[in-house]
Context: one part of a larger RNA
RNA sequence: AACGAACGCUGGCGGCACGCCUAACACAUGCAAGUCGAACGCCUCGUAGCAAUACGGGGAGUGGCGGACGGGUGAGUAACGCGUGGGAACCUGCCCAGGGGUGCGGGACAACACCGGGAAACCGGUGCUAAUACCGCAUGAUGCCGAGAGGCUAAAGAUUUAUCGCCUUUGGAGGGGCCCGCGUCGGAUUAGGUAGUUGGUGGGGUAACGGCCUACCAAGCCUGCGAUCCGUAGCUGGUCUGAGAGGAUGGCCAGCCACACUGGGACUGAGACACGGCCCAGACUCCUACGGGAGGCAGCAGUGGGGAAUCUUGGACAAUGGGGGCAACCCUGAUCCAGCGAUGCCGCGUGGGUGAUGAAGGCCUUCGGGUUGUAAAGCCCUUUCGGCGGGGACGAUAGUGACGGUACCCGCAGAGGAAGCCUCGGCUAACUCCGUGCCAGCAGCCGCGGUAAGACGGAGGAGGCUAGCGUUGUUC
Numbered sequence: 001a002a003c004g005a006a007c008g009c010u011g012g013c014g015g016c017a018c019g020c021c022u023a024a025c026a027c028a029u030g031c032a033a034g035u036c037g038a039a040c041g042c043c044u045c046g047u048a049g050c051a052a053u054a055c056g057g058g059g060a061g062u063g064g065c066g067g068a069c070g071g072g073u074g075a076g077u078a079a080c081g082c083g084u085g086g087g088a089a090c091c092u093g094c095c096c097a098g099g100g101g102u103g104c105g106g107g108a109c110a111a112c113a114c115c116g117g118g119a120a121a122c123c124g125g126u127g128c129u130a131a132u133a134c135c136g137c138a139u140g141a142u143g144c145c146g147a148g149a150g151g152c153u154a155a156a157g158a159u160u161u162a163u164c165g166c167c168u169u170u171g172g173a174g175g176g177g178c179c180c181g182c183g184u185c186g187g188a189u190u191a192g193g194u195a196g197u198u199g200g201u202g203g204g205g206u207a208a209c210g211g212c213c214u215a216c217c218a219a220g221c222c223u224g225c226g227a228u229c230c231g232u233a234g235c236u237g238g239u240c241u242g243a244g245a246g247g248a249u250g251g252c253c254a255g256c257c258a259c260a261c262u263g264g265g266a267c268u269g270a271g272a273c274a275c276g277g278c279c280c281a282g283a284c285u286c287c288u289a290c291g292g293g294a295g296g297c298a299g300c301a302g303u304g305g306g307g308a309a310u311c312u313u314g315g316a317c318a319a320u321g322g323g324g325g326c327a328a329c330c331c332u333g334a335u336c337c338a339g340c341g342a343u344g345c346c347g348c349g350u351g352g353g354u355g356a357u358g359a360a361g362g363c364c365u366u367c368g369g370g371u372u373g374u375a376a377a378g379c380c381c382u383u384u385c386g387g388c389g390g391g392g393a394c395g396a397u398a399g400u401g402a403c404g405g406u407a408c409c410c411g412c413a414g415a416g417g418a419a420g421c422c423u424c425g426g427c428u429a430a431c432u433c434c435g436u437g438c439c440a441g442c443a444g445c446c447g448c449g450g451u452a453a454g455a456c457g458g459a460g461g462a463g464g465c466u467a468g469c470g471u472u473g474u475u476c
Stems, first nucleotide, its partner, number of pairs: 001475003005472005012348006018341002020306001025304003029301003034065003039062002042059007072259003081184007090176003095172008103137004112127006143152003157164002185231003192222003197219008234256004238249004261282005284295004312338001314337003320334001321332004351381004361372004385417001387412005395403001420465005425446003431460005441448002
């Protein structure tokens, strides 16, 4: 000098930040990912109507897109994980630009109805049905395979008639996968390590290269320029310190990575081996009719626990952004705000002027006086902050404002509501009296205290900082 701090004493206001560093301990409750009727059938309600029907609302289901983003955490990881600079054998939904196409058919499964099983979670059977769900035929390339000849391959409609889609293909943008050089903590009281191990051939696999996997063949490969093993650790932009070199560090914000009760696995998909998806195993908790089921806050709040220690079970989608939708709109604990906390930084106030025969009181005294001290009182002013009353936004280029009757502006009253903490032996700025008597105590180091203690305790006074001041911890 610094801090995501804590503790003690104290505490007026505002702005902007920040706020579980410990148990990646366990979690009650609510919310955090849905949306589309302009893909589709059905059920139901309302309005008009005698009805057919028309219009509108609701519900679950099929189907589509999204749930791989956004949000959290730092356990693991010493690694191509990260940083930086390169590389070739790759993928890419939505978006942009361009070329071509969108013909004809078919059979199902939910919902639903009926029957049945179960305490429940749910499940089974029979029957019916639509589609942008599924399948076949056609067409068909500049697309794919092939040296060539040749072979192969697609589609879906909807509507308010403006469009929105669908298939194929070329390119782009952005995103991602992979490989390499260099850099990236400590220990040698760890010296050898390695069998898919190192390379080759054939095959498999992947979007793609590759010992990624497999069979066979060869016997290699790494290592004192530290392999292997052990310990520790997410990495970076940065941050703190320092004249710098360097040292320390990686909280908030941003980029990358990893993880989602623990371990394993794949499915779907453009994308996952998937935080609020699935399956298996395990530990734990809960329900049960004992047969069987349900769950995963390292999302936002909140609870218990641990701890020196870290917040509200708040408001709004108004803005920005995201998902769905032609749209209206719906969803969004992302976000924007508010709340709590002197945790930090910054700003402001607790009044200004005047006021001496220097009041009183306190303290000291050589008893003359000194000091507190212009300090107070008194007198004259002002009104920041706070209070009361009135007006009242920007943020919103049409409408729409949670924040918020907030910021800000105007007016009114009245010094009226607002100062503490540490220190005073030397280092180190600030001294006396009383008490105590190696006691009680102080202390960062040196050291103080055993009867006049500037070092302990109190008081008066003084020094320092100030809504803070000290202490402790940690780094330079």
The prediction has a mean pLDDT of 91. The part of an RNA shown here (small-subunit ribosomal RNA, 5' domain) has 476 nucleotides and comes from an uncultured Rhodospirillales bacterium. It matches the Rfam family "Bacterial small subunit ribosomal RNA". The RNAcentral record of the full RNA draws on ENA, Greengenes and SILVA.